[in-house]
RNA sequence: AGAGUUUGAUCCUGGCUCAGAACGAACGCUGGCGGCAUGCUUAACACAUGCAAGUCGAACGGUAACAGGUCUAGCUUGCUAGAUGCUGACGAGUGGCGCACGGGUGAGUAACGCGUGGAUAACGUACCUUUCGAUUGGGGACAACUUGAGGAAACUUGAGCUAAUACCGAAUACGUUCUUUGAAACCUCGGUGGAUAAGAAGAAAGCCUUCGGGCGUCGAAAGAUCGGUCCGCGUUCCAUCAGCUUGUUGGUGAGGUAACGGCUCACCAAGGCGACGACGGAUAGCUGGUCUGAGAGGAUGAUCAGCCACACUGGAACUGAGACACGGUCCAGACUCCUACGGGAGGCAGCAGUGGGGAAUAUUGGACAAUGGGCGAAAGCCUGAUCCAGCAAUGCCGUGUGAGUGAUGAAGGCCCUUGGGUUGUAAAGCUCUGUCAGGAGGGACGAAAUGCCCCGUAAGGGGAGCUGACGGUACCUCCAAAGGAAGCACCGGCUAACUCCGUGCCAGCAGCCGCGGUAAUACGGAGGGUGCAAGCGUUGUUCGGAAUCACUGGGCGUAAAGCGCGUGUAGGCGGUUUUUUAAGUCGGAUGUGAAAUCCCUCGGCUCAACCGAGGACGUGCAUCCGAUACUGGAAAACUUGAGUAUCGGAGGGGAUGGCGGAAUUCCUGGUGUAGAGGUGAAAUUCGUAGAUAUCAGGAGGAACAUCUGUGGCGAAGGCGGCCAUCUGGAAGAUAACUGACGCUGAGACGCGAAAGCGUGGGGAGCAAACAGGAUUAGAUACCCUGGUAGUCCACGCCGUAAACGAUGGGUGCUAGAUGUUGCGGGUAUUGACCCCUGCAGUGUCGUAGCUAACGCGUUAAGCACCCCGCCUGGGGAGUACGGUCGCAAGAUUAAAACUCAAAGGAAUUGACGGGGGCCCGCACAAGCGGUGGAGCAUGUGGUUUAAUUCGAGGCAACGCGAAGAACCUUACCUGGGUUUGACAUGUAGGGAAAAGCCAUAGAGAUAUGGUGUCCUUAGGGGCCCUACACAGGUGGUGCAUGGCUGUCGUCAGCUCGUGUCGUGAGAUGUUGGGUUAAGUCCCGCAACGAGCGCAACCCUUGUCCUAUGUUGCCAGCGGAUAAUGCCGGGGACUCGUAGGAGACUGCCGGGGUCAACUCGGAGGAAGGUGGGGACGACGUCAAGUCAUCAUGCCCCUUAUAUCCAGGGCUGCAAACAUGCUACAAUGGCCGGUACAGAGGGCUGCAAAACCGCGAGGUUGAGCGAAUCCCACAAAGCCGGUCUCAGUUCGGAUUGGAGUCUGCAACUCGACUCCAUGAAGGCGGAGUCGCUAGUAAUCCCGGAUCAGCAACGCCGGGGUGAAUACGUUCCCGGGCCUUGUACACACCGCCCGUCACACCACGAAAGUCAGCAACACCCGAAGUCAGUGGCCUAACUCUUAGGAGAAGGAGCUGCCGAAGGUGGGGUCGGCGAUUGGGGUGAAGUCGUAACAAGGUAACC
Repeated sequence: AGAGUUUGAUCCUGGCUCAGAACGAACGCUGGCGGCAUGCUUAACACAUGCAAGUCGAACGGUAACAGGUCUAGCUUGCUAGAUGCUGACGAGUGGCGCACGGGUGAGUAACGCGUGGAUAACGUACCUUUCGAUUGGGGACAACUUGAGGAAACUUGAGCUAAUACCGAAUACGUUCUUUGAAACCUCGGUGGAUAAGAAGAAAGCCUUCGGGCGUCGAAAGAUCGGUCCGCGUUCCAUCAGCUUGUUGGUGAGGUAACGGCUCACCAAGGCGACGACGGAUAGCUGGUCUGAGAGGAUGAUCAGCCACACUGGAACUGAGACACGGUCCAGACUCCUACGGGAGGCAGCAGUGGGGAAUAUUGGACAAUGGGCGAAAGCCUGAUCCAGCAAUGCCGUGUGAGUGAUGAAGGCCCUUGGGUUGUAAAGCUCUGUCAGGAGGGACGAAAUGCCCCGUAAGGGGAGCUGACGGUACCUCCAAAGGAAGCACCGGCUAACUCCGUGCCAGCAGCCGCGGUAAUACGGAGGGUGCAAGCGUUGUUCGGAAUCACUGGGCGUAAAGCGCGUGUAGGCGGUUUUUUAAGUCGGAUGUGAAAUCCCUCGGCUCAACCGAGGACGUGCAUCCGAUACUGGAAAACUUGAGUAUCGGAGGGGAUGGCGGAAUUCCUGGUGUAGAGGUGAAAUUCGUAGAUAUCAGGAGGAACAUCUGUGGCGAAGGCGGCCAUCUGGAAGAUAACUGACGCUGAGACGCGAAAGCGUGGGGAGCAAACAGGAUUAGAUACCCUGGUAGUCCACGCCGUAAACGAUGGGUGCUAGAUGUUGCGGGUAUUGACCCCUGCAGUGUCGUAGCUAACGCGUUAAGCACCCCGCCUGGGGAGUACGGUCGCAAGAUUAAAACUCAAAGGAAUUGACGGGGGCCCGCACAAGCGGUGGAGCAUGUGGUUUAAUUCGAGGCAACGCGAAGAACCUUACCUGGGUUUGACAUGUAGGGAAAAGCCAUAGAGAUAUGGUGUCCUUAGGGGCCCUACACAGGUGGUGCAUGGCUGUCGUCAGCUCGUGUCGUGAGAUGUUGGGUUAAGUCCCGCAACGAGCGCAACCCUUGUCCUAUGUUGCCAGCGGAUAAUGCCGGGGACUCGUAGGAGACUGCCGGGGUCAACUCGGAGGAAGGUGGGGACGACGUCAAGUCAUCAUGCCCCUUAUAUCCAGGGCUGCAAACAUGCUACAAUGGCCGGUACAGAGGGCUGCAAAACCGCGAGGUUGAGCGAAUCCCACAAAGCCGGUCUCAGUUCGGAUUGGAGUCUGCAACUCGACUCCAUGAAGGCGGAGUCGCUAGUAAUCCCGGAUCAGCAACGCCGGGGUGAAUACGUUCCCGGGCCUUGUACACACCGCCCGUCACACCACGAAAGUCAGCAACACCCGAAGUCAGUGGCCUAACUCUUAGGAGAAGGAGCUGCCGAAGGUGGGGUCGGCGAUUGGGGUGAAGUCGUAACAAGGUAACC
């Protein structure tokens, strides 16, 4: 510090996710030791049991228990009993102090509760310290105790005795308090201030003693400590909480308090708080700190420390220095327990512990040894505070599980290309060491004080000695032994680490992207590896990464985001100069910012964690002093911002009233006749009752053509005939006036298209709804005919729009060029035009700059400042609920649950478009001939079957693999056999039983019997048998593959290097202007070159030349024949072979850019690629083929292998494809007659001859072929016949007879002859081929092959056309451009209803809880007030009876918790039914959107 994920790829926006750190954690697997920490986060739920606050006998009366002493009695002479407070001591009691600390918890609390800084001249303070002054003298009680009574108990009560440092008077009073007095000093002349003086009031307690004293007690002052109260500032979320408040705000007076105060009360006034967020609701203890982070921040508030609050729930006071009191009291309530039913007792949020809750959190331990606390003079006692121990890997830190050596790289495992690799120096083995754990021995620090003794006036000093829970622990030494001690997660990318097996969209994984459908590095196991390590992973939470709420540090044209527009309040911000002030600001100083923590240094535990000491920090607050540039305050001035004034112009700016013509419609009348209207085409409709058309007149409403212009005006919405009236604003010129008067603007107010609503008018045209007609599969649409609201006017609502420049307002600055509107200035004598120039508007292009890009660019989206509004992933949703507004429609404000990993912007390359442009192709058109109808042949689907083997499936499967299925082929079926095998190789052992032949059985394969002895270099080989390795598979996967092939397409394209442009994907080149069959060539150009394709080179054909001349040829010469190159010869010709020439737009002319090229011409056998072939770019279709072959993996192995016989692949209702033959006269038949090329031939082609009607047969010359044969070519031509018919057309089918091949023609061959003579009369919709030696037509040959299904296929020649105006349309293709929401790429994408399942939410008659208030009722305890007839020891008086003073019980009153009643508020649960939403694998219906998406889309 970043990374993954939207796309085919890119940049951006934007969310989601990950890597880090942390934890009071939990869970899973595992677990050696130690140190230091930490340990109910949930039920402030309920609690059994024990302990957690007592102490003082030196305050007191005393003596229940214990010990001792004394006395007495019994007596076994040391035991029992009794007495005695005498002593140590001490239960209970009086009294004092403490119990308000310590310990726990975080329920409540949004508050002066906390933090920080101040104030207290408005206060208190027990114990402690200092100082001053006192401590005199009396009195009466009450507990304990004794006794009586009640009660189950708790406990209560009567009578009697008694002490005090308990209680009460009296005396005294340095201070103190109160009343009066009021000096100095100060100022605002009336106060502040209180000296001084006088008067009044108010205290006490004693105890111990070594007799020195010590400890106490009282009054007062001061200190210290601790507290109370007040104030400034800070302190969560919600505005879907906007108004709150009656003791409320203030005053006067009184009461009350330690103290100020509405704290309380009476009266008076009507205030107080609030957008700087009152009131209300939700949540929450606050802080030092902790975690994280670079920081700023964010989250958090366990342990430790400070403060607060609470103590079963609510209320209340008492005591006290201090409480409204955790282990006190009273009352009420809930709960639990005891009970004799009458009544009582209790409060673990103290330490342990129990139940419960929960994912989850420990021992009913030891000790007061240390530290600290309470009491005490002290010893000491108490102390679940504390110190320790126990449990828990909960965390942090340390340490170990051994070290060295050891290669045959052991065995085993795993992988393997079978060679090996890896585990791996790892192990074993050898040599060592001894941490930890184990055993034994020694053994601490923490502990020196208090007390005691001595010295000293004291402070203090010295001395001797006691005290350890932890703990026989830490630590040290010795012993033995490598012996007892390693796991967990991960290994597709992010992210370090890879293979095999199993599984087969199953099981499963997953943080995100995503893996798994038979070769999974992603599931499960294994081997190996990586990471961390006594832990490792997972889950949860927080911060980080996230600049993803942006102060540091973001944005708003199109990604989310500028309010529709203006006026303007608060607020924020604000021109120039001077003076002043010192609030902000800056500097210095002081105080504070607790300790602990963090940081630095040093030190202590062997190190570390941990701990100690010192320092630094603590960004803050307060006070004082200083500075004055800037901001603010005050004062004075200025003119440039702003405004006013004057002048002349521009304008669809607004409102009201009036006027005008054209057009539509309607009405009346005339002319006139059959149609009109409407559409893609029609129909509905109108019209013979006279339409449409046309003329004249009239009525009425609405809108204002031309001018009209990215021209004008307005804030926006918006504004358009003409005139008048009223009225707003802007610009220009002038520079007279004011003197910062300004900008923005939350709320607020106003305006605000269309549609819509209300009331009343109006209504010509248009036109939602509606009706009809069409279209359509449907058509609740698009089109047509009608047509009502509405559109218009007046008044009142609504308040929204893609209200858009998708761009808030203002100010300043920053190149230009060119239009246009308004007003000026200059030049010219004037005016107009032109030119130069200023201001204000409105456009286009463009520099810098900005931007993700597109683009913006002085009218900014540039550079800055000020103010406002708004955004924070998509969906849910601008929805629900609540509020406000509205008559309603609805508007505005505005969530959540749930769900997804994207949604999105701009640009790029493709693909596509019922987008555009250009161009090509038998693509259409123009033609010729077919096919689709018939019969037959062949192939296919289907069906059938035991099997009808398999493959091929739009073009690009279907006369295809198959250039030959009767057996074989053959892969299929049935049946019969074989198992190292029909076939290959190797090893080992064996053999003559071998092969072959013969016979028998059998359908055969085979089986049985007989016969039968190979070669040799003498090693062996061949052959056979047995066993083991292995063979074999036309079994699967063409979606694991190679190779081969098809197709787009013989279409003209596909790319690269360097350079340049772009952030980038990419672009450029390859586009453009021409041209071509062609990315062919030329020109231009930020491109320059190059490659694969095109073309050419190759083959063939067309002309000529040269060479050659047999088997080919024969002109000339000669010979021969019935005839023939037959012979001699010849090379002229044809031809064959070989090599050359030729054609290149080379020449001429026109056009064209002096080009490429094109058109025409000449010459030429051939002319613009001469014709044909081979040749197929980058790639596409997971195209085809595992059955040509090869091959990975999987599968079978007495079978899915192999052999044999028979059958099947030929089965047949109907369907499709490709062909053949026809339907006839351009023909059929008969006779005669002419002309090819290319092939094939020895298991062959076969002449001639003879036989047969024929297929063919017999015999067989010649020929391995330019020699011989197949082999007569046919159409054609000549002649004859048939005469338009189901025929002398057509030949299917069938009967009969044959021939040939073959082991064999039944299933299932071909051919021949005789006979038979079907459909068919040119073929619907549709569809195919072909542009010249082509189509059409006619024959010939060959491969395969015994024969043949061949009418197929591959070749050959003969005869030999028609047409192409042209590119609008169909199909396919190329280039450019455009749109796109497509990229599996239009066979794409995608929307909504309905049906089904699940999920969350809203509404809902109602119903059930909670919470906080309000009104009224009741009113406990208790304070206060009143009363107090009843009661009362202390004091006073007394006549001694009593009275008084003072106090109390009781009663009354105010207040008052809980409770009750009531109507509302608020929040939540459930709820028949209902509403929309989301998600879901293939459902249904349509086709809305994306292309002009087929009616442009959208608001």